Large-subunit ribosomal RNA, domain V from Cryptomonas curvata, 575 nucleotides, folded computationally. NCBI's taxonomy places the organism under Eukaryota, Cryptophyceae, Cryptomonadales, Cryptomonadaceae, Cryptomonas. Rfam family: Bacterial large subunit ribosomal RNA. Rfam links the family to the GO terms structural constituent of ribosome and ribosome. RNAcentral holds the full RNA, with entries from ENA and SILVA.
Context: one part of a larger RNA
This record gives sequence, structure tokens and C1' cells, in this order.
RNA sequence: CGAUAGUAAGACGGAAAGACCCCAUAAACCUUAACUAUAAUCUUAAACUGUUUUUACUUAUAAUUUGCGUAGUAAUAAGUGGUAAUCGCUAAUAUGUCUUAGUGUCAGCUAAUUACAGAGAUAACAAUGAAAGACCACUCUGAUUAUAAUGUAUAACUAAAUUAAAUAUUAAUGACAAUUUAAGAUGGUUAGUUUGACUGGGGCGGUAGUCUCCAAAAUGGUAACGGAGACCUACAAAGGUAAGUUCAAGCUUGAUUAAAACAAGCUUUCGAGUAUAAUGGCAUAUACUUGCUUGACUGUAAGACAAACAAGUCGAACAGAGACGAAAGUCGGUCAUAGUGAUCCUAUAAUUUUGAAUGGAUAAGUUAUAGCUUAAGGAAUAAAAGGUACUUUGGGGAUAACAGGCUGAUAAUUCUCAAGAGCUCUUAUCGACAGAAUUGUUUGGCACCUCGAUGUCGACUCUUCAUAUCCUGGGGCUGAAAAAGGUCCCAAUGGUUUGGCUGUUCGCCAAUUAAAAUGGAACGUGAGUUGGGUUUAGAACGUUGUAAAACAGUUUGGUCCCUAUCUGCUAUCGU
Repeated sequence: CGAUAGUAAGACGGAAAGACCCCAUAAACCUUAACUAUAAUCUUAAACUGUUUUUACUUAUAAUUUGCGUAGUAAUAAGUGGUAAUCGCUAAUAUGUCUUAGUGUCAGCUAAUUACAGAGAUAACAAUGAAAGACCACUCUGAUUAUAAUGUAUAACUAAAUUAAAUAUUAAUGACAAUUUAAGAUGGUUAGUUUGACUGGGGCGGUAGUCUCCAAAAUGGUAACGGAGACCUACAAAGGUAAGUUCAAGCUUGAUUAAAACAAGCUUUCGAGUAUAAUGGCAUAUACUUGCUUGACUGUAAGACAAACAAGUCGAACAGAGACGAAAGUCGGUCAUAGUGAUCCUAUAAUUUUGAAUGGAUAAGUUAUAGCUUAAGGAAUAAAAGGUACUUUGGGGAUAACAGGCUGAUAAUUCUCAAGAGCUCUUAUCGACAGAAUUGUUUGGCACCUCGAUGUCGACUCUUCAUAUCCUGGGGCUGAAAAAGGUCCCAAUGGUUUGGCUGUUCGCCAAUUAAAAUGGAACGUGAGUUGGGUUUAGAACGUUGUAAAACAGUUUGGUCCCUAUCUGCUAUCGU
């Protein structure tokens, strides 16, 4: 070098567009007190649907009757209007007393018979009150009686309709039921859908709009689930104007007396105050007080700031009509920066707009205003929650779980300093508080290769490496007498057990051993084995949940594929 037979360490080997995880304004089933519909059921009304009596209710008409806030009066004032008289004394029913009935706010009012008394009584006037009762007219509230009508309830009938037997008809039910239509209630029975985003993976938690400061690197602008706070208002004066004033703190003195509050003086230039967070302003005041007031105006707006757009901010000046001020002037809200919501739709008011032949009207337009924690605050709808381990599809190493990588907080190891312990004595030995490194074996952080697949714990098998050495070997120091030890240095040739329990690594226990070292090799090794655990589908317990279901809670059961092309390695043969 070639060949054959083997072996499976590698070719992030082959197979299956990963089933875990995340994403999609994907899907499907399942659940329910998600939303919206809906079968079915129930109730009511109408139709099919006819007859009759009684009683009660209802409605209408007629008559009769009824009516008490307070004040006031002899008193029970229903309302409005007219009007100044009316009734009786005659055969009779004025009025009063007795009796009875009705009503009732318990004081009366209305009506009637008999008996007795019997010629006056009421209103007006006056008073009180919102309003004065004689008498007349028309009404209202409640009640009673009579008449009429339809309906309801109740009771009954038979001819529709229904049922059974028989097919001539009979019997039972009966205007109910059944059916149709309309409305309402109920309604996972069934169906269609929704169930959001950011996020050092996702979920849980938190957050979302606006204002102030820092971060922000001396214009402006500038991110994070960075650090601090505040807002979803208030005020008819806390607005406008004119005039005037100076606060706060400290010290001294005074009055009562220790402080505070009060008065006077001195020092101090802003430390007070500003409706409210913070920042920036403001003592000529933007602070405080008083007078008069409504510019917290109407119609416009050059020009700027800011800015993707839409929004947002400032604004001289002009016209009109005003407030204050002697005037010059100032005033289109508030010291400034927060106190907010597009469009559609709807409503209210105004309107010299349109007005479907014409005139009107409905309606529409325009102007002003109102209705949204549309706060997930540029608001998908007027209207929406969950489960999936029975799951599916499309994608992602844009994003998690294993392993690798980077890092090295944590971890392990080493060193420096040496307070102290060690009777004395820092360093035989131990070593606080601190400090400096190393390693890449722990727990993490990051999310860089891999989701068109890099198979996961443990056991078995087999091999190799490191040394920070467990044994065996050599040495220093010793608080080393010897022996046995302690500690440090050198040293990796060789070696480093068997059982019980548990899926276990680990660990505990038992018995040995010279010793039963620590680690790496994708927590070495499943195209070498196993499959006990974890991690599918069945089932169950406990717990959670209304439920579907869920649980790093438990229990039982549960398919481990690959004939070796290349590299590597082993053996043999040939050259």
C1' cells in the first nucleotide's frame, strides 16, 4: 500500500419540516354563572270557536249622596261662576227636643216617623283666611241605587274538534285540548366566536395616558421590568384692573407667666409665600391687602416653537362692544409646566341653508353644547371566559428545558497579613477581621451553535487522562523519647472491596481492606446493553377548581428502529 473478517468512538451518522417550549390577531374538540344566537318547554293574546242560565266584577248613563291641614267661626270651607236675598208663619214638612236608620276624620253631617214646644230661621254685614257655605248653575273625589252592554270568573249544553270500539252508528271528552301566528320567560340542548400586549423564554406578579427632576455625556433630543415623586382637579374669586403693603428667621425689651400667640426695636436680601408634586421663576414683586368690576369677550390673525401624521404651544396686530385707571396703559382666565379622549352615532338649542310637481312637513345640513376609567388612555365590536396529557397545523434555535460556549457573583482550592488560642511563645498545630489570586468540578447569569431533532437520570460494560495523593515510595518541621501520629514538600509506575435499603447519584448501615482518593472525557460511554425513575395516551387517591381539567403530590400499567459508505481501532493474509 492492497485485501478479508471484525468493532461501533466520530462523521454534531440515517429515519420523522421536534410531539417538550414559545409564537400565529392558526385549527379542532371539551367546559361553564364568557358573549351572541338557538331547538325544546312554559305563560299570555288571536284564529280554528258554537249555545244558555245565575251570581259577582268591569264599563256607560241617570238619580241620590259624599268632602274636617292651619287661622277663623255657632260650624266638616271639595272646585268654578252667577246673584242679594231665600224659606216659614196657610190643610201641610220653619226651628228646637226625644226616637230610629245611613255615613264618619267620633265632633258632627244627611234622611225619616210619632209626640211635645212652636214664630221665626238662614244668608249678607263684621271677623279670620290663600279662598266665605242663603239660593241657582256646571263640574271633581269617594259611595249607594236603578237600567243597559260587552268581556272575565263560575256552572251547564252539543253541533265544531279529539279519542275508543264498530264501520249503519254508538260511547266518552268537549269549545277545553291539538294545530297555526305573535310577544315574553327559561334555555351549553345545539351552534358561531372571543378569551389582547409589553416581558432578559413563557406563566404568576407588575405596567400602559399625562406632568416634574435625575440618568442625559454644559443647545435640543436620547433607552431599560433604571432611581424619585405627582395628576384624571380646584377657584365667581384663588379672574381683570387701579392703588397700597413686605415676608420668614434670630436676638433684646415690654404686658400676664415657662413656651407659643401680641407690641416695640435691632440684625438679616429673600431663607417666607405662590390652591397643588417637583423643577425653573418672582421682593419694582408673579407674594399680601383694599376699591371698582366680568377681557373666564365676539370675529380674525402676520409670524414663530415643536413636529412622521394627527394632535400640541406662543403670538404682535386689525375690527366690534366693554372693565379698571386722572392718564400712559393693562385685560382674549389663573407665576409657568399636569388636571385628559379622535371618528362614528345620538340628544338639546339656534339657524335669511336644502325642501323629490307646487305650498308645507318629516328629514338632512350648518353653528354651539352634552353623552365614553373607549384608563389595554391613536380608542378593532353596541355586545365575549376557560380546558386540552386526546390533540392538530404553520413557524422559531428571533425563545425556554439537556449538553456545549462566554462569564465566574456563588462554589472549590491556594496564598498574603496575623488579632487571638496554644502555661510562656503569632506561624508544632489552630487561626478571627480583612486582602490577593487560581480552577472551571456546584448553584447561577447570558441566550452565542443546534427546534427540516445534538435522545434525558441511574445501573451494566469498557477505556483513557489530570493531580489539588486515599494506599504503597522518598523527605523537612514537630508542642518528634520509642511506637503511633500531626503538618508540609517530592512523587501519578501500580492499586484503590463485597453486601443490606432506595429507581436512585448521594446517603445510612454491616463486614473487610495497605487504601476503600478527588475530578475530567457531551454531569465519558443507549447506530454498545438495560429502561427501575423522569416525561404521552388507561385507571385511582388526596388537594384545587362550578366545570372541562390541573398538581417539582402519590399509586399501578405502559412498542428503545438502523444489513456500517467514509474516518478511527483490532486481527489475519499478500506485497